This is a predicted structure of a 474-nucleotide part of an RNA (small-subunit ribosomal RNA, 3' major domain) from an uncultured Armatimonadota bacterium. Its Rfam family is "Bacterial small subunit ribosomal RNA". The prediction has a mean pLDDT of 87.

Context: one part of a larger RNA
Order: sequence, then C1' cells, then structure tokens
RNA sequence: UGACGGGGGCCCGCACAAGCGGUGGAGCAUGUGGAUUAAUUCGUAACUAACCGAAGAACCUUACCCAGGCUUGACAUCCGUCGCACCGGUGUGAAAGCAUCGUUCCCUUCGGGGACGGCGAGACAGGUGUUGCAUGGCUGUCGUCAGCUCGUGUCGUGAGAUGUUGGGUUAAGUCCCGCAACGAGCGCAACCCUCACCGUAUGUUGGCAGCGUAAAGUCGGCCACUCUUACGGAACUGCCUGUGCAAGCAGGAGGAAGGUGGGGACGACGUCAAGUCGGCAUGGCCCUUACGCCUGGGGCUUCACACAUGCUACAAUGGCCUCGACAAAGGGGUGCGAACCCGCGAGGGGGAGCGAAUCUCAAAAACGUGGCCUCAGUUCGGAUUGCAGGCUGCAACUCGCCUGCAUGAAGCCGGAAUCGCUAGUAACCGCCGGUCAGCGAAACGGCGGUGAAUACGUUCCCGGGCCUUGUACA
Repeated sequence: UGACGGGGGCCCGCACAAGCGGUGGAGCAUGUGGAUUAAUUCGUAACUAACCGAAGAACCUUACCCAGGCUUGACAUCCGUCGCACCGGUGUGAAAGCAUCGUUCCCUUCGGGGACGGCGAGACAGGUGUUGCAUGGCUGUCGUCAGCUCGUGUCGUGAGAUGUUGGGUUAAGUCCCGCAACGAGCGCAACCCUCACCGUAUGUUGGCAGCGUAAAGUCGGCCACUCUUACGGAACUGCCUGUGCAAGCAGGAGGAAGGUGGGGACGACGUCAAGUCGGCAUGGCCCUUACGCCUGGGGCUUCACACAUGCUACAAUGGCCUCGACAAAGGGGUGCGAACCCGCGAGGGGGAGCGAAUCUCAAAAACGUGGCCUCAGUUCGGAUUGCAGGCUGCAACUCGCCUGCAUGAAGCCGGAAUCGCUAGUAACCGCCGGUCAGCGAAACGGCGGUGAAUACGUUCCCGGGCCUUGUACA
C1' cells in the first nucleotide's frame, strides 16, 4: 500500500421487510448428469453451465458409428502430356465409385495461347486432430457499481502519501465550502435512438367534420381532423414561497411533460491463467492411401433414475355453446394468397389482387350478450393409446407436424427450501417475426389488450461504495 475480520461509523441495491404471482408435488416439452450403446459427436460447470453454442438433427446439417469406395485428392497455385470441354448414354452397384460409348469449345501475326476435362510426377492441399495455461478477436462477471489514474508541486531515507481525506449535497469523484496543493485524463452526466405535447411541410392513408352519390370512404370532391414521415419548438430548478454561506432541499404556480420525464443504446483501470483453437483468425505439436475426402445406412431422438428451465392443469372471479366488439407491430415473389366451390376438419380446388400506408397472412384473445353445467375427479383436466385421414418432402420404420372419431391417465393447489416483480410494472390475454421444404417453438425476439397490491423501516440475510481500526496474510 492492499487484502481480510462472526471490528466500528456512514450510505446504497426487489438485499431484507411489506405485497402480488410462481418454482419445489402431477402430466408433458426441452436441456444436463448418469446409465446404456457399434455410435448415443463436441463444447459449456457455483453465482456467471444446464430451451446455453443450436434463430429449426428424418437424408443433408454431422463433426459420431458400421459398411462400400477415392487418392494431387471435395477446394487453391505451379509443371508436363493428351484432347475424351459441356452434354447425353451403357454395364455393375445401395449410392459413391469403377469400367466404357457418342458428340466436341474459344482466340490465333498459325509457332502457339486459353477455358475445361483425363492422365503423370512432385511441390503441396486437407484435418470440427491437440494445446483458450502460447495467442488475436469477441464475450460473461463484479457492475451503470462510482470509481481508476496522471503531470507538476509539497511531505517522507524509502515503499509511498498528498491531490481523491474533511463539512454538506447528489443517482453519481454530482456539485458547493474548506484544505499544500494546483490542474488534467479515462469513467458519471450530456451529445444518439425511441415514447409523451405543439407547430410547419406532406397529402393515392384518413374524414358525412361540411356538400353530392350511396350498399360500402365506394365514387366526385376536400385536407380540416386522425395518421404518415421529415424539420423545428418545448424543461432550464427558468419563476414564486420557505430554508441554507453555497451547492442544494421541501412545497407551489404554469405546463403534454417536471427536477436525471419513461425506456433503450452506451460498461472506466482492472478481477476470475473465467469462456471460446468446434464461428473466424493464428504460433507450436500431431495425421498424411490416412486423424484427409465421397457415399449408403444407423446414431445425435436410447431410459431404472437425478437435477434445471418451461408449458398445461387441478376448476364455478370456472368449463362449454351462440351472437357481438376493440389493437399494435411485423412478414410476403422459386412468395403472401382473397372471393367462390368441395370437405365435420386438417386440407383440397380456384386463382382476383399485391414487390404492397392501396392486396394478403388476418381470426386478435382475454372482454361483452344470452343459454347450459351445480361441486362431482365432474360438461374440471388433458396425458396415453387405437383407428381413419391431411400436408411437406426423393424419402416421415427407427424419427415430422396437423385433423376427425374413440380412449380418457396423473392431478383436488404441492415438504424442507426457493425465484421474479416498485407502474402502465407484476399478473392475465392473444398477435407477429427470425430460423425454416416441413417441424417436434410449450423456446427465443418483438407487439399491443386488460391491469393491480405494497414499501413502517434498514435490526437481520446477500452484494456493493467511502472513511476508520486490528492483523503473525501478500
């Protein structure tokens, strides 16, 4: 100087408390451990691994296993030689491969050159083989915590100290006052995006607001309003009162909005030899008729168990049926697909329109109206299984999704323990998207609808900041 303390003081954070909803019990989905297996590819490991890499494992993917094959090799550059380029066909085969047949390209100062393919030799290719304790890059975490440092000066033999401590204040090393310090940098804040208000501009969206038409903003017509998208304005403790030396704090006015307005992007010096050589790059090491490459099939989907994250429930503020209403944000061209017709349905036929504020996916659902059920393992719950079908795809046996009928399991609110959340949040409800032929999505990312309760307080648990103290630790 740090680190540590079941030392002290001060102060924060859904840290506790207050409150609401869960997890832990059930069934199922997914991941992981374990076990199994020819293989069940690999990585990730307290918090910070376990719906994580995987924003899509039937083949492919694929890195694993078995079998069949190839070696200058699926890919790059160079040399020689031949022309059988491309394309089409035959035999064998599961395919790859092997063998084989036909046709034959461009430029040319004709020597040759080029594309492509075959053969040959070798330089070389190739490796998801190894080392994240050789690395780059990127990432997690402490932590959006308020800290981490430097120059000069001063003090100390020196390590170092001072500044950065102190008194206030703040979300903040934020600002003020004081002070052997005076300044400065990286952080904080602001500048960026978005939501909320207004104005200007804009009118193939919107509007009987007013006129005509009328079944419909459908058309004429109009851009006022809604809205679209740009630009601009608006908030600064600016004003008032109180308080304080000040910084500031408390209250008030006006305002769409206050005292960092809500949300996001943004993560200092560093810590964990944290994570990743399997995204990529890359040093060393290792394999080179194979640890490379191609193909068929299988596996990653096994299941007595254990854990993690979720979904659906156990019902009456509920279930089912009828009718009725209100979103936002997105996607769409080898695409989205309307009307209409067929089918109980999944779906099929059909093709209008739309590269889309103009068409379409599309119905929003919870909700409201009316009706049934009457407390029962039930008109709760839907697992499991049987049969019959639909769709995608070369192909759904291993191993896809969906539909109809039948079957209806466990489950009556969950031990010890444990998680999230402070407002348009939690909770509940549906919608869209990426990946994608299809989909095991109940995941992930977004969008809107309905819309709470509680916070006395900081003693205690966890994490953190500043000062101080002890230390046999560095």